[in-house]
Context: one part of a larger RNA
Molecule: small-subunit ribosomal RNA, 5' domain
Organism: uncultured prokaryote
RNA sequence: GAUUGAACGCUGGCGGCAUGCUUAACACAUGCAAGUCGAACGGUAACAGGCUAAGCUUGCUUAGUGCUGACGAGUGGCGGACGGGUGAGUAACGCGUGGGAACAUGCCUAUUAGUUGGGGACAACCUGUGGAAACGCAGGCUAAUACCGAAUAAGUUCUACGGAAUAAAGAUGGCCUCUCCUUGGAAGCUAUCGCUGAUAGAUUGGCCCGCGUUGGAUUAGCUAGUUGGUAGGGUAAAGGCCUACCAAGGCAACGAUCCAUAGCUGGUUUGAGAGGAUGAUCAGCCACACUGGGACUGAGACACGGCCCAGACUCCUACGGGAGGCAGCAGUGAGGAAUAUUGCGCAAUGGGGGAAACCCUGACGCAGCGACGCCGCGUGGAUGAUGAAGGCCUUAGGGUCGUAAAAUCCUGUCAGAUGGGAAGAAAUGUAUGGAGGAAUAAUACCCCUUAUGCUUGACGGUACCAUCAAAGGAAGCACCGGCUAACUCCGUGCCAGCAGCCGCGGUAAUACGGAGGGUGCAAACGUUGUUC
Repeated sequence: GAUUGAACGCUGGCGGCAUGCUUAACACAUGCAAGUCGAACGGUAACAGGCUAAGCUUGCUUAGUGCUGACGAGUGGCGGACGGGUGAGUAACGCGUGGGAACAUGCCUAUUAGUUGGGGACAACCUGUGGAAACGCAGGCUAAUACCGAAUAAGUUCUACGGAAUAAAGAUGGCCUCUCCUUGGAAGCUAUCGCUGAUAGAUUGGCCCGCGUUGGAUUAGCUAGUUGGUAGGGUAAAGGCCUACCAAGGCAACGAUCCAUAGCUGGUUUGAGAGGAUGAUCAGCCACACUGGGACUGAGACACGGCCCAGACUCCUACGGGAGGCAGCAGUGAGGAAUAUUGCGCAAUGGGGGAAACCCUGACGCAGCGACGCCGCGUGGAUGAUGAAGGCCUUAGGGUCGUAAAAUCCUGUCAGAUGGGAAGAAAUGUAUGGAGGAAUAAUACCCCUUAUGCUUGACGGUACCAUCAAAGGAAGCACCGGCUAACUCCGUGCCAGCAGCCGCGGUAAUACGGAGGGUGCAAACGUUGUUC
C1' cells in the first nucleotide's frame, strides 16, 4: 500500500447494488416451511343450491333426499430421496482431473406388441367394548386404477434346445351408422388421459483405476478377512462384500502405522510474476439432521419436518403409560467484540399434484433493519474590501482567519408538499356458428393447432414525470518533532501525560493539555484484529 462476512471510538443527509451468528453441530416457547388428485374408489361430516314433506309470523324455520356444486375423515395413486439448512465428522477414490467395465434408471422421448375373462378381502361406516390420554380391541356390511388366481405371450428370462416361466386397469368427454330396448340410452364406435410387456434414447445415479490433495519421526514398524487362490452366497453390478477350505502373504524411510488439524473444488485475496494466504455470499461434489444402531417402503433413502430399538434431555400423566427433536423461515434464551423482521405475495421464475380450473410452495420474488461494503449524488453558485465585527499572533506599525462572512443577484439535485403514473404479463382459461387439421356415415359434437377480444401485479400509487415553496433541512474525523503533508501562543514542570519506531516532559515543550492557524481524507474518519 492493498484486503475484510469484521469489531470498537467519534460523527452521520439521500439513493442504487450487494451483504449480515466467523462464537455453543448449545437449548428451544409460538406460527408457518409438502402436499395434491372426486377425471382411481366407497361415500357425505361441514358449506351452498335444487327437489320433497311438515310448521306457519307467505318467506322463513325444521326434517328428509348425494340430485348438483363441492368435500371432512377413509381406501388408492403420484410426490414427501427434490427444493431449503449446516460443516460436526472425514487426510478418504471424500474432492479435483483423466480414464474404465461388471450395472440400475420413476417421470420424459421414439418404436413395437397388447389391454381378455373372473374371484375373495380390508378400511371408511354400523354395533359393542378397553384406556386419563396417546391409542386401541372384537363382531358385522362394502367399492376401486387396492389385492389375488385364470387366459394369451410379439418380446423377455432360463434351457438339458425338447421345452418351461412371465403381464395388464381402467377413467372422462362425445356420437347413434350397424344390434337391442326406442324421448334417450346400453353393447358398440370414437377422442383424450391412463395400464402391461419389450427395444432404443435422453437424463440421473452406483462401482473401479492412474495422478494430485495439511503438519509431526520427540510416531518405525503395521496387518488374521489381514494378502492371494478355489468353490459358493449376496448385490442392480466387479470385488474378502460375506462364508468354507487352501496358501503365507500384503503395506512401509518414495514415510506405512499412530497423533494432531481440516469438508474438497470453481474461486477469493495479495503479488509484476513465481508464490503465499484463504474456501463467507454464488456454483459443483461430499457428509450430517438430538446422540448411537437398524432396517422397512420405494425407480431412488438406510430417509432433516417417516418407522423401530437404546441413550441423554424437555414436557404431559389418573403413575398404568405417553409426546418431542429449528444445522428450514422468522423468533427466544445462552455464549460472544459481534451479525437483521415472530413482515407481504405466489404477480414473476422454478418445483409437487391435477385432464384442467386450481391447490400447495418461509424455494423464490419483494419489503423491513444495520454506513457492514462498493458506487453515485448533495450539503449551494456568481458577484462581493472601508479587507467589517470578533478570535489568534505581534517587533504594537501591523499580520492572519479572509471573498471567508454580511450584502446583492441566481439556481433547485436530494429531502418536503401536490398531481399524473409505468415496464416487469408470457401463459392458462374463456368467447367467436373465425380459420386449418384429425376422426367419423356425417358439413354435428369431442379433440389438436392457430387468429382476435376479455381476464392475472406482492412490490406499490413504487420507479419515473410535472408543478410548488425555499439557501431554506444536510460535515465531520484524524493528524501537524523526524519517518510524514502540516506552527505559533498559553498552561504544566521527569508531574500530568504522549508513543507505530526513534523518542518527548526536570520553567520559554512546533512531541503532554487547551487555543488560534494549518495539513490529509470526507458521509465518513481514526483505532484494533486478519491476510499478502